[in-house]
RNA sequence: UCUAAUGAAUUAUAAAUAGCUCGUAUAUCCUUGGAGAUAUGGUCCAAAAGUUUCUACCAAACUACCGUGAAUAGUUUGACUACGAGAAAAUGAUUUUUCACU
Numbered sequence: 001u002c003u004a005a006u007g008a009a010u011u012a013u014a015a016a017u018a019g020c021u022c023g024u025a026u027a028u029c030c031u032u033g034g035a036g037a038u039a040u041g042g043u044c045c046a047a048a049a050g051u052u053u054c055u056a057c058c059a060a061a062c063u064a065c066c067g068u069g070a071a072u073a074g075u076u077u078g079a080c081u082a083c084g085a086g087a088a089a090a091u092g093a094u095u096u097u098u099c100a101c102u
Stems, first nucleotide, its partner, number of pairs: 004102001006100004012094002016091002020086006026056001031047005041066002050057001058078007
């Protein structure tokens, strides 16, 4: 003097990572079969369907209804999953320059 590694500071880059917001799907909806409870009850299992779509398809509350039989209904609130878009910070990555050390 040069190169490389490490550390600190600094310049720039991509929204990369996890989240956040918005949008699309799906309405956490609809259909069927079997078993089961009974006004202190109204549940469970399986299948099919729904989505340019994997998964999921329930929970809680309130109201009504069913006079003891086999059938529930309405309303409210809550996501998960798949895909797309957006923009600050933080973290990490790469990069510019300087300094220190080996």
RNAcentral holds the sequence, with entries from Rfam. Purine riboswitch aptamer from Falsibacillus albus, 102 nucleotides, folded computationally. Of the family's consensus pairs, 100% are formed in the model. Its Rfam family is "Purine riboswitch aptamer". Its family is annotated with purine nucleobase biosynthetic process in the Gene Ontology. Rfam describes the family as follows. Riboswitches are metabolite binding domains within certain messenger RNAs that serve as precision sensors for their corresponding targets. Allosteric rearrangement of mRNA structure is mediated by ligand binding, and this results in modulation of gene expression. A class of riboswitches that selectively recognises guanine and becomes saturated at concentrations as low as 5 nM. In Bacillus subtilis, this mRNA motif is located on at least five separate transcriptional units that together encode 17 genes that are mostly involved in purine transport and purine nucleotide biosynthesis. It has also been shown that some members of this family are specific for adenine instead. Its mean pLDDT, the model's own confidence on a scale to 100, is 76.